[in-house]
Molecule: Bacterial RNase P class A
Organism: Longimicrobiaceae bacterium
RNA sequence: CGGGUGGCGAGUGAGGAUCGCGGCACCUUCGGGGUGUCGAGGAAAGUCCGAGCUCCGCAGGGCAGGGUGCCGGGUAACGCCCGGGCGUCGCAAGGCGACGGAAAGUGCAACAGAGAGCAGACCGCCGAUGGCCCUCGCGAGGGGGCACAGGCAAGGGUGAAAGGGUGCGGUAAGAGCGCACCGCGCUCCUGGUAACAGGAGUGGCACGGCAAACCCCACCCGGAGCAAGGCCAAGCAGGGACGAGGAGUUGCCCGCUCCGUCCGAGUCCCGGGUAGGCCGCUUGACGGCGCCGGAGACGGCGUUCGCAGAGAAAUGAUCCUCCCCGCGCAAGCGGGACAGAACUCGGCUUAUUCCGCCACCCGUUCG
Numbered sequence: 001c002g003g004g005u006g007g008c009g010a011g012u013g014a015g016g017a018u019c020g021c022g023g024c025a026c027c028u029u030c031g032g033g034g035u036g037u038c039g040a041g042g043a044a045a046g047u048c049c050g051a052g053c054u055c056c057g058c059a060g061g062g063c064a065g066g067g068u069g070c071c072g073g074g075u076a077a078c079g080c081c082c083g084g085g086c087g088u089c090g091c092a093a094g095g096c097g098a099c100g101g102a103a104a105g106u107g108c109a110a111c112a113g114a115g116a117g118c119a120g121a122c123c124g125c126c127g128a129u130g131g132c133c134c135u136c137g138c139g140a141g142g143g144g145g146c147a148c149a150g151g152c153a154a155g156g157g158u159g160a161a162a163g164g165g166u167g168c169g170g171u172a173a174g175a176g177c178g179c180a181c182c183g184c185g186c187u188c189c190u191g192g193u194a195a196c197a198g199g200a201g202u203g204g205c206a207c208g209g210c211a212a213a214c215c216c217c218a219c220c221c222g223g224a225g226c227a228a229g230g231c232c233a234a235g236c237a238g239g240g241a242c243g244a245g246g247a248g249u250u251g252c253c254c255g256c257u258c259c260g261u262c263c264g265a266g267u268c269c270c271g272g273g274u275a276g277g278c279c280g281c282u283u284g285a286c287g288g289c290g291c292c293g294g295a296g297a298c299g300g301c302g303u304u305c306g307c308a309g310a311g312a313a314a315u316g317a318u319c320c321u322c323c324c325c326g327c328g329c330a331a332g333c334g335g336g337a338c339a340g341a342a343c344u345c346g347g348c349u350u351a352u353u354c355c356g357c358c359a360c361c362c363g364u365u366c367g
Base pairs, nucleotide, nucleotide: 001363002362003361004360005359006358007357008356009355013322014321015320016319017318018317019316021039022038023037024036025035026034027033028032041338045349046348048347049346050345051344052343053225054224055223056222065221066220067219068218069217070084071083072082073081074080085099086097087096088095089094100216101215105214106213107210108209122156123155124152125151126150129149130148131146132145133144134143135142136141164182165181166180167179168178169177183205184203185202186201187200188199189198190197191196229279230278231277232276238270239269240268241267242266245259246258247257248256249255286306287305288303289302290301291300292299293298323336324335325334326333327332
């Protein structure tokens, strides 16, 4: 310098001007104003997991159903995270993995293919042995051929997969038939908390694949969700007590009108509870910073630090200067994403412009 791997950060940025919005506190001349202060995100999203909180259910256990699934650790918990093991991909840095059990049982394997599970012979190889033919020989027998019986599974072919692999020996040809190495099973030893790894011996290979098929094993799981749930409580209806008057007509009297006199107006009280209001509601397993412990996830301690909460509705708009990127000699032009709280947290996943930083790997050149 080029290519790549992993991680982190920031994400309409800074300043100013004008206009505007929501919460809270205070002031006010109560008309509404004024002042101060706070006011979206790394994902606020998807609602996919796990919790807090609330109500309902619940002695305990089992069945059914659902989930998780190598080992150790972290955590309030998790299907998340960290570290490790194994497998696999990559030259590497690193990436990815539902990664328990297939010698408990049931099942599945399309198409192709001879054969798909305790299998099979299409092409092929052989034909030692037996058979047939030719030939030599007096004979015993020898030589040659055929591919009839039969033997084989090396090679070819089918398939995702063909009953260990490679090599040597062996044989008529072959074959764990024999041997060596590798793989696999069993036993033991060593290291490790463990997953597992390494080694020794032994077995000639039995035990193929699929459990995101049923199933078996181990562990976990009650349901609904802030429209949870709690408090206050008009009107109408209901119950009770009192009750002959009550209401309107400008203040009083008369008068008039309306309602009512036990099927009772009106007044008072009661419980449940609708509209409506209030709480839940945002200070919490919180975040930042510092120190300490740990390999890390994370934990402990300290701290003059930070804190949206509504009405499902606010958190904005315009302009100027600067900023970043692209194009352009320049003036200048274009662009600056995805998205947006609604009970709250921990995760995962998905979307995302232009960028910045750190560590590492590979290649080339130079020293």